The part of an RNA shown here (small-subunit ribosomal RNA, 5' domain) has 488 nucleotides and comes from an uncultured organism. It matches the Rfam family "Bacterial small subunit ribosomal RNA". Gene Ontology terms of the family: ribosome and structural constituent of ribosome. The RNAcentral record of the full RNA draws on ENA, Greengenes and SILVA.
Context: one part of a larger RNA
């Protein structure tokens, strides 16, 4: 000098854009943040007279996305390059074939018990759950051929045997359902290389290292188990300890480096703490379930309920960080045939000089150089064209009038009576902070007298202090200016 998610002191006119708990991954009152479909289903009630609407339940899809945080993690977690001859993929797209029969249960509802959560008994529908049929280029078993390739466990393909499907709805054309092949997008797994400190951590390891067999997974593998062998890693730093999410980037620097990872984007991990599985294409699941623990709440004392590191907000901690706002109008997402519903994602508004950018606080003229203040060698000098005064202007300000784009074939605008435009009034509404010994731009007077005090370093102050305090003047920045902290 530059920079900051900054804080503190003094000061403060406006607009635009960004950013805003770095500390206690501390505890949380209240509201909202994930629903949707009656064109899957039955029963019931209400409003209604339209074969319309509604609440609860069964069922489907979604809830694994989106949103938050950075605790843990030094690891194939991340980045990059490759491999998968070891792999999965709901919804979507393309292609082929099919959608035939038959049975059953549980909610809702009714009854009983209970403060309630709920439990027991009985009835019933379906795109709920079974059984049978049919079917292949699908799956499995057995057995020829050829192809690619470094390597067949892959692909091709003849034959034999065995096995697994389906669901309807609305109204006449669609949406579904089942099987198979392919695509797109998305994952899972493996490997090379790369990026912290510490040797005052030198040995570490028993599923440990490898093999055989079995289990397990979508899939490879000590992933797990039985048996067998005794290996495996390590001064190119194993093992241990400390610290830390990683990256695109950001800051600085001529660069090489160095530092850093806030916002935005990618990725990983986490969801009161610890553990577990279920459902599902996908979770070992923030607003699902079960168990344990701590804490909080309700209770009729028998037993129950809860999880803001979602958006606001509260207490606490702290030098320190915002509104319990508006809207689904736009973009995107879920569901739905659609109308549409939901969406604290998102779009906006509010608060904060926290940062960046822009604008203003007037312009021109104006000397016998007024007054005041300061100074003086008492002549004067400085403030100073500065003011007054004259002539203008209206960015801003205030009042009034009009008033968007963003919106699509039609309708639909939270923002917003906002931006913007026009008219009127009137210099009117708007300047401070730090410094002035040298480094370093800027000096005098008075007060003080090694006192009071200053100070980044050198150093000032003990009676003429340009260094302390005050005043005048000056310098530098300017709606900011200084100080502190941290990085280069």
């Nucleotide at each position: 000098g530059g920079a900051u998610g900054a804080a503190c002191g003094c000061u403060a006119g406006c607009g635009g854009g960004a950013c805003g708990c770095c500390u206690a991954a501390c505890a949380c009152a209240u509201g909202c943040a994930a629903g949707u479909c009656g064109a899957a289903c039955g029963a019931c009630c209400c409003c209604u007279u339209g074969u319309g609407g509604g609440g609860a339940g069964u069922g489907g899809c979604a809830a694994a996305c989106g949103g938050g945080c950075g605790a843990g993690u030094a690891a194939c977690a991340c980045g990059u390059a490759c491999c998968u001859a070891a792999u999965c993929u709901a919804c979507c797209c393309c292609a082929a074939a099919g959608u035939c029969a038959u049975g059953g249960a549980c909610a809702a509802c009714u009854a009983u018990a209970g403060a309630g959560a709920u439990a027991u008994a009985g009835c019933u529908a379906a795109u709920c759950c079974g059984u049978g049929a049919u079917a292949g280029u699908c799956u499995c078993u057995c057995u020829a051929u050829g192809c690619u390739g470094a390597g067949a466990u892959g692909c091709u393909a003849a034959g034999a045997g065995a096995g697994u499907a389906a669901a309807g709805a609305u109204u006449u054309a669609u949406c579904g359902c089942u099987u198979u092949g392919g695509g797109a997008g998305g994952g899972g797994g493996g490997u090379g290389c790369g990026g912290c400190c510490u040797a005052u951590c030198a040995g570490a390891u028993a599923g440990u290292u490898g093999g055989u067999g079995a289990g397990g997974u979508a899939a490879u593998a000590g992933c797990u188990c039985a048996c067998c062998a005794a290996g495996u890693c390590u001064a190119u730093g194993a093992c241990g300890g400390g610290u830390a999410g990683c990256c695109g980037g950001u800051c600085u620097g001529a660069g090489a480096u160095g530092a850093u990872g806030u916002c935005c984007g990618g990725u990983c991990g986490c969801a009161a703490u610890g553990g577990g599985a279920c459902u599902g294409a996908g979770a070992u699941a923030c607003g699902g379930c079960c168990c344990a623990u701590a804490c909080u709440c309700c209770u009729a004392c028998g037993g129950g309920a809860g999880g803001c590191a979602g958006c606001a907000g509260u207490g606490g901690g702290g030098a320190a960080u915002c509104u319990u706002g508006c809207g689904c109008a736009a973009u995107g997402g879920a569901c739905g045939a659609a109308a549409g519903u939901c969406u604290g994602a998102c779009g906006c508004a509010g608060c904060g000089a926290u940062c960046c950018c822009g604008c203003g606080u007037g312009a021109a003229g104006g000397a016998u150089g007024a007054a005041g203040c300061a100074u003086u060698a008492c002549g004067g000098u400085g403030u100073g064209u500065a003011a007054a005064c004259u002539u203008c202007u209206u960015u801003u300000u205030u009042g009034g009038u009009g008033g968007a784009a963003g919106a699509c074939g039609a309708a639909u605008g939270a923002c917003g009576g906002u931006a913007c435009a026009c008219c009127a009034a009137g210099a009117a509404u708007a300047a401070g902070a730090g410094a002035c010994g040298g480094c370093u731009a800027a000096c005098u007077a008075c007060g003080u007298g090694c006192c009071a005090g200053c100070a980044g370093c050198c150093g000032c102050g003990g009676u003429a202090a340009u260094a302390c305090g005050u005043a005048g003047g000056u310098c530098u920045c300017a709606a900011g200016c200084g100080u502190u902290a941290u990085c280069c």